Model confidence (mean pLDDT): 76 of 100. A computed fold for an 87-nucleotide RNA from Terribacillus saccharophilus, annotated as Glycine riboswitch aptamer. The model forms 88% of the base pairs in the Rfam consensus. The sequence was found by an Rfam model in a public genome assembly. The organism belongs to Terribacillus, within Bacteria.
[in-house]
């Protein structure tokens, strides 16, 4: 990269456009985490202190989640989609 599987949450309300519309735009409220992004953490690494030699304590900076936030994204279908399997 290709194929397959792939969750959560209002097709909410109002206005505009309009023959009409589940389309588009704006505003408001409610909600979701599995694009992305950010934060913390077990843990890993470094060296220090103590010791019953097994471990414990605290420090440093780097990596680090499916946890947290909801900035971004999303809440019918389509699209997208972390992750998993195969090539």
């Nucleotide at each position: 990269c290709u194929c397959u599987g792939g969750a959560g949450a209002g097709u909410g309300c109002u206005u505009c456009c309009g023959u009409a519309g589940u389309a588009g735009a704006a505003g408001c409220c409610a909600c979701c985490c599995a694009a992305g992004a950010a934060g913390c953490a077990a843990c890993u690494a470094u060296g220090g202190u103590c010791c019953a030699a097994g471990g414990a304590c605290g420090a440093u900076a780097a990596g680090a989640a499916a946890c947290u936030u909801u900035c971004u994204g999303g809440u019918a279908a389509a699209u997208g989609g972390a992750c998993a399997g195969a090539g």